[in-house]
Context: one part of a larger RNA
RNA sequence: UUGGGCGUAAAGCGUCUGUAGGUGGCUUUUUAAGUCCGCCGUCAAAUCCCAGGGCUCAACCCUGGACAGGCGGUGGAAACUACCGAGCUUGAGUACGGUAGGGGCAGAGGGAAUUUCCGGUGGAGCGGUGAAAUGCGUAGAUAUUCGGAGGAACACCAGUGGCGAAGGCGGCUUACUGGUCCAUUACUGACGCUGAGGUGCGAAAGCGUGGGGAGCAAACAGGAUUAGAUACCCUGGUAGUCCACGCCGUAAACGAUGAAUGUUAGCCGUCGGGCAGUAUACUGUUCGGUGGCGCAGCUAACGCAUUAAACAUUCCGCCUGGGGAGAACGGUCGCAAGAUUAAAACUC
Numbered sequence: 001u002u003g004g005g006c007g008u009a010a011a012g013c014g015u016c017u018g019u020a021g022g023u024g025g026c027u028u029u030u031u032a033a034g035u036c037c038g039c040c041g042u043c044a045a046a047u048c049c050c051a052g053g054g055c056u057c058a059a060c061c062c063u064g065g066a067c068a069g070g071c072g073g074u075g076g077a078a079a080c081u082a083c084c085g086a087g088c089u090u091g092a093g094u095a096c097g098g099u100a101g102g103g104g105c106a107g108a109g110g111g112a113a114u115u116u117c118c119g120g121u122g123g124a125g126c127g128g129u130g131a132a133a134u135g136c137g138u139a140g141a142u143a144u145u146c147g148g149a150g151g152a153a154c155a156c157c158a159g160u161g162g163c164g165a166a167g168g169c170g171g172c173u174u175a176c177u178g179g180u181c182c183a184u185u186a187c188u189g190a191c192g193c194u195g196a197g198g199u200g201c202g203a204a205a206g207c208g209u210g211g212g213g214a215g216c217a218a219a220c221a222g223g224a225u226u227a228g229a230u231a232c233c234c235u236g237g238u239a240g241u242c243c244a245c246g247c248c249g250u251a252a253a254c255g256a257u258g259a260a261u262g263u264u265a266g267c268c269g270u271c272g273g274g275c276a277g278u279a280u281a282c283u284g285u286u287c288g289g290u291g292g293c294g295c296a297g298c299u300a301a302c303g304c305a306u307u308a309a310a311c312a313u314u315c316c317g318c319c320u321g322g323g324g325a326g327a328a329c330g331g332u333c334g335c336a337a338g339a340u341u342a343a344a345a346c347u348c
Stems, first nucleotide, its partner, number of pairs: 004319003007302002012316001014201002017198001021194003025088004031082001033081002035077009049065006091191001092188004097182002103177002106174002110154001115149003119145003125136002162169002206247006215241002220236004258315006266293012297304002321348003330341004
């Protein structure tokens, strides 16, 4: 490289958007680049293949012939791809009318609880554990109660329920704002799909500057446990966790399953619309999501199974024995931590 693969064996980029590129619905006109057919020229000889002959055979040698294929030219064909022109509405999009939602961002206010402060009551323990001790407490703790402060998170509702491309999003309300879905007609007329590079977003931890700091809590200190205990348990406790702005760009970023389209048995839930049954409940049906089982088919098995890991098409990414190693060197990015790209020697 070919072939084969990527749920769990190596392998789907964390995710969206989008440039180049690749690829692309139905009808029709033109051209003839690809494509197909005929002919001409050429591709030295030798070799290979076929037939015959010569060395006693063979290897070897000689004679003749041919296929296939490449390139150039020329004459044609027009189905498919492509080009030119014209049209269509099913793909895609727009408008009109509705719809559910923790989708996003900014602001305002809310109650419970923890902690703390001031005062009242009260008077000996509290706390903690397997058991204890460190710790707190007669300078009045714990408990209880009035009031104040401050920060963070929003019990119940709550649900294999909802929304979002993913990360993720949950008290209430206001303003701004993104997307989905359904129905009805109308409009544009292939405007589509994918997407190397690129741009944006991207949990937690971490970093910079300035705030904030109730609870929790790396580091750290002490008490235990233990042979030891740089741990598990306990008492404390600083970064951090929170806010604003900027950086980092990684996760078991997981459905360990790339995106898009079409086709292929059923059954039972659930969420959001529409329609019908006089109809709120209810039933049926039809779109769009989200779950459980299950046939065909697939799979090494487990299992997947209309939300496919089935059957097909298009495009991208990735894999190629284990270790060395996601490490070295170099490049790019970063304040740093490091991230990304990424070999080899050697060894089994």

The prediction has a mean pLDDT of 88. Small-subunit ribosomal RNA, central domain from an uncultured bacterium, 348 nucleotides, folded computationally.